[in-house]
Context: one part of a larger RNA
Parts: sequence; C1' cells; structure tokens
RNA sequence: CUCUCGUUCAGGAACUCGGCAAACUAGCCCCGUAACUUCGGGAAAAGGGGUGCCUCGCUCCGGCGAGGUCGCAGAGAAAUGUCCCAGGCGACUGUUUACUAAAAACACAGGUCUCCGCAAAGUCGUGAAGACGACGUAUGGGGGCUGACGCCUGCCCAAUGCUGGAAGGUUAAAAGGAGUGGUUAGUCGCAAGGCGAAGCUACGAAUUGAAGCCCCAGUGAAUGGCGGCCGUAACUAUAACGGUCCUAAGGUAGCGAAAUUCCUUGUCGGGUAAGUUCCGACCUGCACGAAUGGCGUAACGAUCUGGGAGCUGUCUUAACGAGAGGCACA
Repeated sequence: CUCUCGUUCAGGAACUCGGCAAACUAGCCCCGUAACUUCGGGAAAAGGGGUGCCUCGCUCCGGCGAGGUCGCAGAGAAAUGUCCCAGGCGACUGUUUACUAAAAACACAGGUCUCCGCAAAGUCGUGAAGACGACGUAUGGGGGCUGACGCCUGCCCAAUGCUGGAAGGUUAAAAGGAGUGGUUAGUCGCAAGGCGAAGCUACGAAUUGAAGCCCCAGUGAAUGGCGGCCGUAACUAUAACGGUCCUAAGGUAGCGAAAUUCCUUGUCGGGUAAGUUCCGACCUGCACGAAUGGCGUAACGAUCUGGGAGCUGUCUUAACGAGAGGCACA
C1' cells in the first nucleotide's frame, strides 16, 4: 500500500447518476393503529410501554399480582422487519434470456370472435397404415385476439380478407371435328413435274364445358382507416354559427407535454434557499384513443420514479485497531 472486518469527537446525505454500500429496526406480551377498500384487507400500519433475579400470595399449573433486589445494559450472546407519503406500469401467486437483462416481457383466471355433429375440426405420418384429439361429443375439442375487477368499447364495408349468392361476362382438362397439311395407289405430261382417292398421319375453327376471378350482398372483440381551407359575436380575444372542397368515414366517451410532446427546462401552481426530475392543472395531442382495448382501481411487486422521518465513515476528513496479502530489511 491492497483486501476483508471492527470502532470513532462534532456534523448527519453536505456523498453520489441515484442513500449504492453500511447503519438503524428486530423476539415475545400489553396498549394503540389513518387514508383508501373489491369489506377480505390495508396491518406487525404508524406510534408507545414492558421484559432479569428473590420472597410471599393466588393458580385452570400456562402464568398472574404484591413487595424487594442487582447491573451501563435483563429478547443481556447468536439468529431475528427500518418506516411513511405520492406517482407510472403490470390486477394478483407464478414463468423467462442455464453463463451480462427477472422486467412494464410471457403466463394467468375472466372476456370475445371463429372452426368442428364425430370416421369431428385440428395435428403427426410417405397424398400410407396407424396414432393423438378421446375411450371425450358443442356446459366438448381446436385456433386467433384481449388479459382480475369496475364503467365502457363510438363512426367507416371504399380497399384487403372471410362468409353467402348466383342472372350475366371470362375460363382448364375433356368432348367435338368445320377445315388444313404430309404421304401415295392412280392419273396427266416427251421430260422436269402437276393433280391426287382410300388408308395412315400432323394440326385444327365453331359449339358444350366446373371451381375461381369479374359481379351482387353481409361482416370490425376481421387486416385496417377515422380530413382541409375561409369567414363570423357591441373592447380585444375566441368562435356556439355559416360557406366551400374532398372522403368509405372524418376520432365519439375518456385521457392528454403522457413509458406517447419535436419545438420544450411549454405555461401556471406545489414541494426546495435554489428542482431539465417529481406531483397537480391547462390543451397549442409534431405523432393518445377505445379488446394491436380506453379510462379508473383496493391488494400485490428483489419493478421504475419523486419526496420525507429515523439512521449512519456515503461525505466534511480522516484516525485507530484485527486478520490476510504485497513490498523492504535482517
């Protein structure tokens, strides 16, 4: 000097991104216990008091009461909750990146949509046998989304998807065979060559021809989407109101500088001597918004954020001690 511990005057978070770490608290008995609440909780809330030993009395034999007594200290060591206020997210217990992430991610009970009538749908398998589903049968099974609970879940079916429809258009294989070509017995020709039946063969028009697509409807807890400009009230400002363009329809309730706000440390209020964070408001929502759910919410959380009390070597500012290591000398 380093590491691991222990103690410390005065102060007590001034440290720091941040009370990280450490300290405080701690058992049992008694008293007492708020907001809020789903009436179960919250709650060991918070905050107080007691605690050894001896004698006597009582005893349901667990203890209780009275008196006395010792120590700095009686849960005499060890082990053994710090607490409160406010907010975000997720209801909760649970699960997860074995070896940098435990969470607001996943799951969840609940909600809803959809498929499936049993040789079920769906899945594995070679388009198999066979098996799972299930020795189950729609109060069942599969899939998607959402995610306790409370209050709710608006408008758009133009596009994409799905479901239903079938008049018309388009349309495959196949059927069909108008017609065309090749070959050549023959025939014509002096010849070159021309024509050319049947058969064989290569094509092949019309016509018939399903689903699908076009088409017509429905459907949003399906994929998704949910406007612009101008004017207007007797101060000003603003615009309940009007005009106009476009659209399938122009964002409803609720919330809002938010895990979402660029400008932005928005503005106002609170807390501080001083607050880019925090809380409460405002609404000018760059770019919230209703099961890719919206807004609340008691309880819960090794969650995240802000504040307070207590407590402390985190710090002012360092000191001493113990053990281990390093270095140096012998």
This is a predicted structure of a 330-nucleotide part of an RNA (large-subunit ribosomal RNA, domain IV) from a metagenome. The prediction has a mean pLDDT of 88.